[in-house]
Context: one part of a larger RNA
RNA sequence: UGACGGGGGCCCGCACAAGCGGCGGAGCAUGCGGAUUAAUUCGAUGCGACGCGAAGAACCUUACCAGGGCUUGACAUGGGCCGGUCGUCCGCGGAGACGCGGGCUCCCCUUGCGGGGCCGGUCCGCAGGUGGUGCAUGGUUGUCGUCAGCUCGUGUCGUGAGAUGUUGGGUUAAGUCCCGCAACGAGCGCAACCCCUGUCCCGUGUUGCCAGCACGUCGUGGUGGGGACUCGCGGGAGACUGCCGGGGUCAACUCGGAGGAGGGUGGGGACGACGUCAAAUCAUCAUGCCCCUUAUGUCCUGGGCUUCACGCAUGCUACAAUGGCCGGUACAGAGGGUUGCGAUGCCGUGAGGCGGGGCGAAUCCCUUAAAGCCGGUCUCAGUUCGGAUCGGUGUCUGCAACUCGACACCGUGAAGCUGGAGUCGCUAGUAAUCGCGGAUCAGCAACGCCGCGGUGAAUACGUUCUCGGGCCU
Numbered sequence: 001u002g003a004c005g006g007g008g009g010c011c012c013g014c015a016c017a018a019g020c021g022g023c024g025g026a027g028c029a030u031g032c033g034g035a036u037u038a039a040u041u042c043g044a045u046g047c048g049a050c051g052c053g054a055a056g057a058a059c060c061u062u063a064c065c066a067g068g069g070c071u072u073g074a075c076a077u078g079g080g081c082c083g084g085u086c087g088u089c090c091g092c093g094g095a096g097a098c099g100c101g102g103g104c105u106c107c108c109c110u111u112g113c114g115g116g117g118c119c120g121g122u123c124c125g126c127a128g129g130u131g132g133u134g135c136a137u138g139g140u141u142g143u144c145g146u147c148a149g150c151u152c153g154u155g156u157c158g159u160g161a162g163a164u165g166u167u168g169g170g171u172u173a174a175g176u177c178c179c180g181c182a183a184c185g186a187g188c189g190c191a192a193c194c195c196c197u198g199u200c201c202c203g204u205g206u207u208g209c210c211a212g213c214a215c216g217u218c219g220u221g222g223u224g225g226g227g228a229c230u231c232g233c234g235g236g237a238g239a240c241u242g243c244c245g246g247g248g249u250c251a252a253c254u255c256g257g258a259g260g261a262g263g264g265u266g267g268g269g270a271c272g273a274c275g276u277c278a279a280a281u282c283a284u285c286a287u288g289c290c291c292c293u294u295a296u297g298u299c300c301u302g303g304g305c306u307u308c309a310c311g312c313a314u315g316c317u318a319c320a321a322u323g324g325c326c327g328g329u330a331c332a333g334a335g336g337g338u339u340g341c342g343a344u345g346c347c348g349u350g351a352g353g354c355g356g357g358g359c360g361a362a363u364c365c366c367u368u369a370a371a372g373c374c375g376g377u378c379u380c381a382g383u384u385c386g387g388a389u390c391g392g393u394g395u396c397u398g399c400a401a402c403u404c405g406a407c408a409c410c411g412u413g414a415a416g417c418u419g420g421a422g423u424c425g426c427u428a429g430u431a432a433u434c435g436c437g438g439a440u441c442a443g444c445a446a447c448g449c450c451g452c453g454g455u456g457a458a459u460a461c462g463u464u465c466u467c468g469g470g471c472c473u
Stems, first nucleotide, its partner, number of pairs: 007473007015463002019426005026317008034308002042053002064303007073126001077125009087104007107116003128292002131290003137286002139281003142277001144275001149188006155164003168179003194269004199237007209226001213224003240263001243257005319419001323378007335366003340359002345354003385416001390411007432455007
C1' cells in the first nucleotide's frame, strides 16, 4: 500500500423478509458423470461446466472404430522430362473408393519449326495433420459487474515505500452534484449523444376508410372516388425539477402539487473503466515451438457419436372439476416464402394425396391464433384424470429410415392423488398462464433456443439475519 477478520460505522442488490409460481417425488426429452464398447470423437467442470460449443449426428456432417484403397497425395504453388488435349458416354469386376477395357469429340497462336493454356504420368522443392502445448501467443469470450470505481500531470507532505487530490459535511442510481479543504486540474468509467416503445403535429400515400358521395354484390374497399381517421415511411414537437408550495447551509437535493400521453435517469435495448480468475478456447480463425510424413495425411463402405445396473443437471407432460371432452363463436403481434409459400376445389377418419388460382409479396400464401365467451356432458373415481409403454396398419422426406427419423390412425393403457432434507425464479404489464413465428433444416428426434403478441396478479413492515458488493476506519 493492499487483502482478510465469526472488528466497527454508513449504504446498496429479488440478498433476506413479504408474496406468487416452481424444482427436489412420477413418466418422458435433452445434456453430463459413471459403466460398457472395436469405437461409444473432442472440448466445457463451483458460482461463471452439465437443452453448453451443436441455430438440426440415418449417409454426409465426423474429427472416432473396423475393413478395403491411395501415395506429389482430397487441396496450393514453382520447376525438369514424357505423353495427351478441355470434355463426355458405355461395358466388366467390386460394398464402394478403385481397377481393367472401349467409344465419341479433337483447344488457341503459328506457313512450318515451335510456343501457350489445360489434363495425365514421372521426378524434385513441397502439400496435408480437428496431432501436442490456451502454463509460449494473437484474436474472441465468460466472471466480479452497469458494480462506481480506476488513474494521471503539476504542486505540497514524507529519508523512503507512499500520501494528498479520491478524505470530510450533505446528496444521488452514480467519484451524481453542492459545500468545505494543500491542493489545482485532467483522463478512462457514470450520465448524455444511438435504437425500439409511449402523446401530438407536418409531409406523403395502389395498406386503411362508406368517415362524406356514387355504383355494384349472396357477401367482401369489390369499383369510381376521397387524403378525414387507422396504419406505413420520413421529419418535427414534447420532460427541463421548467412552474407552485414545504424542508434544506437563501446550495446540491428532497417531499407534495398543478398542468400533461408521459414525469424527475418514463419503460426497454445497445453500450461493460483499470483490472481479477496462468478463467475458457491451438477443434471458428490466426500463430511460435514440438511431433507424424506409403502415414497422426487422404478416399471409400459399414458401424459408432443414439450403448445402460446406476448418479446428477435443465426442461416438458401430469397427478385433475377456477378441470377433461364435445359443439358453436370472437379478438393479435412479429416473422417467413421462387430449386419457395401454396389458395379455392376434390379424395382420405387422419398424417397426407391429386391439383394448381395467386404471390419475388403492406397486394398472394404460410394463417382456423390459443387461452377467452356461449351451450352440453362427466361428479371425485386412479376416473371421460394422466398419457408412458407395447402391438398393428399407414403417411411423408430422402439414394437409403435395420442399427437410428418425424407424424397419423386403431388397440394397449404404466407411474403418478402436489413430492424429504433442501433449493430456484420473479417487484408490473413483471410473475403466472395461453398460443403464434423464425433461424438451422431434404426430413427431424425442438419439450431446446431466439423472438412475438393475448389474458394478467400478489407482496415489500423492514435491513436483525444469509449471500454478493461499495465507501470510511
Source information:
A computed fold for a 473-nucleotide part of an RNA from an uncultured bacterium, annotated as small-subunit ribosomal RNA, 3' major domain. The coordinates come from a structure-prediction model, not an experiment, and the mean pLDDT is 87.